[in-house]
RNA sequence: GCCGCCAUCGUCUAACGGUUAGGACUCAUGAUUCUCAAUCAUGUAACCAGGGUUCGAUUCCCUGUGGCGGCA
Numbered sequence: 001g002c003c004g005c006c007a008u009c010g011u012c013u014a015a016c017g018g019u020u021a022g023g024a025c026u027c028a029u030g031a032u033u034c035u036c037a038a039u040c041a042u043g044u045a046a047c048c049a050g051g052g053u054u055c056g057a058u059u060c061c062c063u064g065u066g067g068c069g070g071c072a
Base pairs, nucleotide, nucleotide: 001071002070003069004068005067006066007065010025011024012023013022018055027043028042029041030040031039048064049063050062051061052060
């Protein structure tokens, strides 16, 4: 330099173009317990950036950025 793949809560991970963006772990509060742990309930928290297509984009297209891999 060229090619391919990936980027979503604090972490990991889902999501026919129309979802309140879901789940697990963590965290907070409450219940239970003499206390802790465990368990149960509730809650907080996210779509890498900029454009384009579309009535509507996390999703499709382009560019950039970052990461991983291959070739040179």

Overview
This is a predicted structure of a 72-nucleotide RNA (transfer RNA) from a Candidatus Dojkabacteria bacterium. The coordinates come from a structure-prediction model, not an experiment, and the mean pLDDT is 81. It matches the Rfam family "tRNA". About the family: Transfer RNA (tRNA) molecules are approximately 80 nucleotides in length. Rfam classes the family as a transfer RNA.